[in-house]
């Protein structure tokens, strides 16, 4: 220098003209009032303010509001290594463990150790049930197709044996499969086999370190029992009432407190069942569904907040405490824009040049658009900047 | 703004608790039948199971993230 990966940040600036929305100010207008003045907001003038890092998807979590109280149990649903952070979370930070890749060391290989990177929906398969197609002997209360060994019988014989049938033993070898019942070696055996032993692996108990997940391989015991699958049912632990600002409160206006069906002595209390409590009903009620009627107006909720920025302290960090400073879209189907000029950034071409730089021309400048608010996650995004890191090339 | 569902052949839909090669009806093509057409009979073609990733030996089916598309909602009596 080029290419890639990870993390963080920015994501146009200035001016002019013409527009849009909101607030309050002045003038004019209208209404009410004897009047001071009050109200209205059609119009003019000028002032101030006016989208984002994702405002998005609505995937999680909260604030807030209502559902009578927001009660208990079960079901359902969600989450799932450990610790911490937080208002909360399926988020974030740190740690542990597993997988994969690369380097190094021991080293014939295998394997082990170690360093770095990367990744993981990472509780339980030793509670139970189910499934594991095809292939294969056997797919999970173990199994004998070939092979190996042995016994009995037959045939044959060059008397070593060969071959056929049947019984038994054997998981070492072949073969099947995604997966084959601990691995390697030595011994052992008729042949074999944790049958015995050494090493490795595994399980249980103890000890030590750690808040813990877990680790050490320290000590003892066990020949090994226990394949995979829980993003299958399930078990365990923890959490969880439901609906959502079109929630909901107040005011105003208008109408038919209408009709049909279901449904009976119970019904309702915003997923289901049971209990408790409360309310309404007990005789064409309550309630459910459908068909109709009226209004589509105002106002509150409504935006200063778990807000930003700077400093400092605690902490590995996420984050928190303290101090200072700063910020005013709130809207109703919905404003935040357009044009021109100059500048910035990027690309291409021309020119000059040893190369850059400079100059000129052309093109590009994304994704997108607040609707109660906030914390995350995910997805979209032209171009640029910073840090770390990997590979290649060139030079010193 | 908020809530709920769907996506499988040209169209409308099945596909259960994952299993080898995904089906049905209509439509389309070819042949037969008919003077010809329709109907009928016989045969055939046609699928990235919306996209991407994951779990699994194996995914239309299970899980996650996207994309597209459809439906519902106010207040008063």
């Nucleotide at each position: 220098g080029c290419a890639g990966g990870c993390g963080g940040g920015c994501g146009g600036g200035c001016a002019a003209u013409c527009g849009c929305g909101a607030a309050g100010g002045c003038g004019g207008g209208c209404u009410g009032g004897c009047g001071a003045c009050a109200g209205c907001g059609u119009u003019g003038c000028g002032u101030u303010c006016g989208a984002g890092g994702a405002a998005a998807g609505u995937c999680c979590g909260g604030a807030c509001u209502c559902c009578a109280a927001a009660g208990g149990g079960a079901a359902g649903c969600g989450u799932g290594c450990u610790g911490g952070c937080u208002a909360a979370c399926g988020g974030c930070c740190a740690g542990g463990g597993g997988g994969c890749c690369a380097g190094c060391u021991u080293c014939a290989c295998a394997a082990a150790g170690u360093u770095g990177g990367u990744u993981c929906a990472c509780g339980g398969a030793a509670a139970g049930u189910a499934c594991c197609a095809c292939a294969g002997a056997a797919a999970a209360c173990g199994u004998a197709c070939c092979g190996c060994c042995u016994c009995g019988g037959g045939u044959u014989u060059u008397c070593g044996g060969a071959u056929c049938c049947g019984g038994g033993g054997u998981a070492a070898g072949g073969g099947u499969g995604a997966a084959a019942a601990g691995g390697u070696g030595c011994g052992g055996u008729a042949a074999g086999a944790g049958c015995g032993c050494a090493c490795c692996g595994c399980c249980c108990c103890g000890c030590u370190g750690g808040c813990a997940a877990c680790a050490g391989c320290c000590g003892g015991g066990g020949g090994c029992a226990g394949g995979g699958c829980a993003a299958a049912c399930c078990c365990c632990a923890c959490g969880u009432g439901g609906a959502g600002c079109a929630a909901g409160g107040c005011c105003a206006a208008a109408u038919a407190g209408g009709g049909a069906a279901g449904g009976u002595a119970g019904a309702g209390u915003u997923u289901u069942c049971c209990c408790g409590a409360c309310u309404c009903g007990c005789g064409g009620a309550a309630c459910u569904u459908c068909c109709g009627g009226g209004u589509a107006g105002g106002u509150c909720g409504c935006u200063a907040g778990a807000g930003g920025c700077c400093g400092u302290c605690a902490g590995c960090a996420a984050u928190g405490g303290c101090g200072g400073u700063u910020c005013g879209a709130g809207a109703g189907g919905a404003a935040u824009g357009a044009u021109u000029g100059c500048c910035g950034c990027c690309g291409c071409g021309a020119u000059u040049u040893a190369c850059u730089a400079g100059u000129c021309g052309c093109g590009g400048u994304a994704c997108a658009g607040a609707a109660u608010c906030c914390g995350g996650c995910u997805u979209a995004u032209a171009g640029c900047c910073c840090g770390c890191u990997u590979g290649c090339c060139a030079u010193u | 703004g908020g809530g709920c569902g769907g996506u499988u052949a040209g169209c409308u839909c099945a596909g259960c608790c994952g299993g080898u090669u995904a089906g049905a009806g209509c439509g389309c093509c070819u042949g037969c039948c008919u003077u010809a057409c329709a109907a009928g009979c016989a045969g055939g073609a046609g699928g990235c199971c919306g996209c991407a990733g994951g779990u699994u030996c194996g995914a239309g089916u299970c899980c996650u993230g996207c994309a597209c598309u459809g439906c519902c909602c106010a207040c008063c009596a």
Two RNAs folded together computationally: RNase P RNA and transfer RNA, 473 nucleotides in total. The coordinates come from a structure-prediction model, not an experiment, and the mean pLDDT is 75. Rfam match: Bacterial RNase P class A.